The part of an RNA shown here (small-subunit ribosomal RNA, 5' domain) has 522 nucleotides and comes from an uncultured Eubacteriaceae bacterium. Model confidence (mean pLDDT): 85 of 100.

Context: one part of a larger RNA
């Protein structure tokens, strides 16, 4: 000199676009962040309306004895209505977060798979007949502080079963023809076995149901090559290395077990130990090269530790079950509840990093036929000179070179056209009016931002300059004050009575809404 997720001091006028817990993967009080579908099903609170009974009793009339019976209560039926729950469906394996772990096929990059799946989507073909037992929620009974849970009746369904109907499908042995890269693959044939299904609606056009091929799209799994520092680590290993058989998977394999061999890895660095998520960029640099891995995109891993399966096209599942383990919190002591590395936001740690803000208008997700509901994804708003950038803090004139301030050799020089005053001029600001795009669909509606940009009048120089440094290197000097003292200092040095080096001041020299210093890399 670049350069930073900066931090500290001084010092701060605006906008626009970025970024903002780098430390304790330390512990979390609140709210909020994943629901939705009633056109899958049974049931059905509140409210609202009509009848009816029961009370109750306002006005009016009244021979006072009654009669009218308004508005009202409850309770019963019948309609409208559709809340919370359950039952099923899809969807919580996406989207957000973080970087603990991890030196390994994690990542990067080129290849395989004759060894694999793939819900929604799409395109093809074909198919939907019968039947039948439950069980949740509702009643009912009981236990518990709760959390929950037990038992008894009965009920639906696109829930669950059986039976038909099956081959293009799977299965089992046979066979053909064709290809091929080791294990084979692809098409064909005949035989024998197997496995399906669901309906629902304004009503008649749609969504949905089963089986099959394909497709697309996301994913599993192998390889070759490359990825840090120690050899003051040199020998490492028993499922260990290969067979063989069977289990297991979507599906190859010591992935699991047995059984047999005794192999396998290592100075071309095995084991061990330290460090660290890789990457596409990022920084620096003429370039090779060194560093770095923040935000943004892509892969991987985690989800209070550690271990496990269920479910399901998909998870060994951040806001889902179990168990152990530490914590914290609630019990009526017997028992239960919890997981913020999701948005804010508390406490702590730290040099240090931000509102418990608006809104689903856009985009984009998830359900749904849609209507629409969800959504701290996102879109914006707030906080902060944390960076980049652009603007302004006035322009022109103006010497008797004023006042005053420093310096003197006392003439006079110097801040300085600087100021004063004179004539503009409004960027930025203060008020007033006027106002968007961003909004798409046949139309009509619909903006969080926000009465923001901008745009037009008026106003008035009015509200906006500062940081560091002047011995040399290095761009810029005197004076005075101190006297090896108090002090500076990146390196050299400087201070001990005239200090351009230490304090002020006056001048002056860089950069300026910033400027110095620390730390880090190049």
């Nucleotide at each position: 000199g670049g350069a930073u997720g900066a931090a500290c001091g001084c010092u701060g006028g605006c906008g626009g676009c970025g970024u903002g817990c780098c430390u304790a993967a330390c512990a979390c009080a609140u709210g909020c962040a994943a629901g939705u579908c009633g056109a899958g099903c049974g049931g059905g609170a509140a409210a609202u309306g009509a009848a009816g009974u029961u009370c109750a009793g306002a006005u009016g009339c009244u021979u006072c004895g009654g009669u009218u019976g308004a508005c009202g209560a409850a309770c019963u039926u019948c309609a409208u209505g559709g809340a919370g729950a359950g039952c099923g469906g899809c969807g919580g394996a996406c989207g957000g977060g973080u970087g603990a772990g991890u030196a390994a096929c994690g990542c990067g990059u080129g290849g395989g798979c004759a060894a694999c799946c793939u819900g929604c989507c799409c395109c093809u073909u074909a198919c939907a007949g019968g039947g039948a037992g439950a069980u949740a929620g509702c009643c009912g009974a009981g236990g518990g502080a709760a959390a929950c849970u037990u038992c008894g009746a009965g009920u639906a369904a696109u829930a669950u079963c059986c039976c038909a109907u099956a081959a293009a499908g799977c299965c089992u042995a046979u066979u053909g023809a064709u290809c091929a890269c080791a294990u084979g693959a692809u098409c064909g044939a005949a035989a024998g076995g197997c496995c399906a299904a669901a309906g629902a609606u304004u009503u008649u056009a749609u969504c949905g149901g089963u089986a099959a091929g394909g497709g697309a799209u996301g994913g599993g799994c192998c390889c070759g090559c490359g990825u840090c520092c120690g050899a003051u680590u040199a020998g490492c290993c028993a499922g260990u290395u290969g067979g063989c058989a069977g289990g297991g998977u979507a599906g190859c394999g010591g992935c699991c077990u047995a059984c047999c061999a005794a192999a396998g890895c290592g100075a071309c660095g095995a084991u061990c130990g330290g460090u660290a998520g890789c990457c596409g960029g990022c920084c620096u640099g003429a370039g090779a090269g060194g560093g770095c891995g923040g935000a943004c995109g892509g892969c991987c891993a985690c989800a209070u530790u550690g271990g496990a399966a269920c479910u399901g096209a998909g998870a060994c599942a951040c806001g889902g079950u179990c168990c152990a383990g530490a914590c914290u919190c609630c019990u009526a002591c017997g028992g239960g509840a919890g997981g913020c590395a999701g948005c804010a936001g508390u406490g702590g740690g730290g040099a240090a990093u931000a509102u418990u803000g608006c809104a689903c208008a856009a985009u984009g997700g998830a359900g749904g036929a849609a209507a629409c509901u969800c959504u701290g994804a996102u879109g914006c708003a707030g906080c902060a000179a944390c960076g980049c950038c652009g603007c302004g803090u006035g322009a022109a004139g103006g010497a008797g070179g004023a006042a005053g301030g420093c310096c003197u050799u006392c003439g006079g020089g110097u801040c300085g056209u600087a100021a004063a005053c004179u004539u503009c001029u409004g960027u930025c600001c203060u008020c007033a009016g006027g106002g968007a795009a961003g909004a798409a669909c046949a139309a009509a509606a619909u903006g969080a931002c926000g009465g923001u940009a901008c745009c037009u009048g008026a106003g008035g120089a009015g509200g906006a300059a500062g940081c560091c440094c002047c011995g040399g290197c290095u761009a810029a000097c005197u004076a005075c004050g101190u006297g090896c003292c108090a002090g500076c200092a990146g390196c050299c040095g400087c201070g001990g009575u005239a200090a351009c080096a230490c304090g002020u001041a006056g001048g002056g020299g860089g950069c300026g809404a910033g400027c110095g210093u620390u730390a880090u890399c190049c």